[in-house]
RNA sequence: GCGAUGAAUCAGGCCGCCGCGCCGCUGUAAACCAGCAGUGAGGAAAGUCCGGGCUCCGCAGGGUAUGAUGCCGGGUAAUACCCGGGCGGGAAAUGAGAAUUUCCCGACAGCAGCGCAACAGAAAGUAAACCGCCGGCAAUGCCGGUAAGGGUGAAACGGUAGGGUAAGAGCCUACCGCGGAACCGGCAACGGUUCCGGCAUGGCAAGCCUCAUCAGGAGCAAAGUCAAACAACGGUGAACGACCCGUUUAUACCGUGGGUAGACUGCAUAGACACGCCCCGCAAGGGACGCGCUAGACAGAUGGCGGCAGGGAGCAAUCCUUCACAGAACCCGGCUUAUGAUUCAUCGCUUUU
RNA sequence: GCCAACUUAGCUCAUCCGGUAGAGCAGCUCCCUCGUAAAGAGCAGGUGAUCCGUUCAAGUCGGAUAGUUGGCUUCA
Numbered sequence: 001g002c003g004a005u006g007a008a009u010c011a012g013g014c015c016g017c018c019g020c021g022c023c024g025c026u027g028u029a030a031a032c033c034a035g036c037a038g039u040g041a042g043g044a045a046a047g048u049c050c051g052g053g054c055u056c057c058g059c060a061g062g063g064u065a066u067g068a069u070g071c072c073g074g075g076u077a078a079u080a081c082c083c084g085g086g087c088g089g090g091a092a093a094u095g096a097g098a099a100u101u102u103c104c105c106g107a108c109a110g111c112a113g114c115g116c117a118a119c120a121g122a123a124a125g126u127a128a129a130c131c132g133c134c135g136g137c138a139a140u141g142c143c144g145g146u147a148a149g150g151g152u153g154a155a156a157c158g159g160u161a162g163g164g165u166a167a168g169a170g171c172c173u174a175c176c177g178c179g180g181a182a183c184c185g186g187c188a189a190c191g192g193u194u195c196c197g198g199c200a201u202g203g204c205a206a207g208c209c210u211c212a213u214c215a216g217g218a219g220c221a222a223a224g225u226c227a228a229a230c231a232a233c234g235g236u237g238a239a240c241g242a243c244c245c246g247u248u249u250a251u252a253c254c255g256u257g258g259g260u261a262g263a264c265u266g267c268a269u270a271g272a273c274a275c276g277c278c279c280c281g282c283a284a285g286g287g288a289c290g291c292g293c294u295a296g297a298c299a300g301a302u303g304g305c306g307g308c309a310g311g312g313a314g315c316a317a318u319c320c321u322u323c324a325c326a327g328a329a330c331c332c333g334g335c336u337u338a339u340g341a342u343u344c345a346u347c348g349c350u351u352u353u
Numbered sequence: 354g355c356c357a358a359c360u361u362a363g364c365u366c367a368u369c370c371g372g373u374a375g376a377g378c379a380g381c382u383c384c385c386u387c388g389u390a391a392a393g394a395g396c397a398g399g400u401g402a403u404c405c406g407u408u409c410a411a412g413u414c415g416g417a418u419a420g421u422u423g424g425c426u427u428c429a
Base pairs, nucleotide, nucleotide: 001349002348003347004346005345006344007343008342009341010340013308014307015306016305017304018303020040021039022038024036025035026034027033042325046336047335049334050333051332052331053330054219055218056217057216066215067214068213069212070211071085072084073083074082075081086108087106088105089104090103091102092101093100094099109210110209113208114207115204116203130150131149132146133145134144135143136142137141158176159175160174161173162172163171177199178197179196180195181194182193183192184191185190223265224264225263226262232256233255234254235253236250237249238248239247240246271293273292275290276289278287279286280285310321311320312319313318354425355424356423357422358421359420360419363378364377365376366375372409380396381395382394383393402418403417404416405415406414
């Protein structure tokens, strides 16, 4: 110097002029008009992958089904998120080694059952004799024993050493691995010690499944309020009639009416918000106090010009400059993805000394 | 804004529980014909949208990304 991983911070400043949305005040009888003042995008506003608030529908209770989550404990409104711990894996340092420390990573429950494993191979799951080895016989072969060796495969039914045997084999012994029991430590995951079992236990559960836990459905185009016009109905009027019932009629009047057009609410001073300090906690986080912030739609505003300073590109003249990624739409907490610059830690490569 | 489905050959579509991807049409060559078409015989053509993971093995299972398509006022 370059690259990788992890973590943190910023995402551009100041001045002037013009303009746009929203809110407030003033003017006016009232304004959608005019003036003044205030305010106006992000760390991801994105993907819509999770979780919650909120609204409507459904719902006695229980089970089944379906979906999701999956080491343990904690945090939280909740989560697939976060924190701490355990176990496993990787790297570095120290060390003779065992091991210890630090950092990073892990969809990390399950020794019931079912299913799957192409090709190759003798054999692919209640294992199995192709070659080889050993024994026998009527011997170019046949029968029996054998999983130590060869070969196939991604994977071949514990590993190493010794004993044992015709040759072999947990057949036997020791250690390691695996499984079980008891005791001890820990809330737990798990760890330690002792004893037992010769091993009956391989892989895939991001295959079906089992176990545990969680989940009713739809989504702000949810949903609510007001409500023209037109249909229809009632009253009233008129005609028929002596009257009532009834029928008919109406470019008149009054009312009902469904909730469409449209308008408003939901919707933004409120909140699981930020910061400072104190207390509790290893931490995530919780509590008290103080202070501060809070855009918003007609699916629609958040911009433009000039100057100063800075930054970047270029040999230079000069060019770019809300610069890289990117523009709120009911609101929050996460995750993921896109992306510029700076700083710190660790590691790798290269150059110079 | 919200909610779904899909992406495999040039086109339209298959491939159920993972085992190495096919069909029809289109294309090319041959045959047949005086010639063309049809018929017949054969051939080629696939990063399975892209990437990461699980697995011995992925079009298929899980995740991320990209793209395409459809639906969504209210009453009956």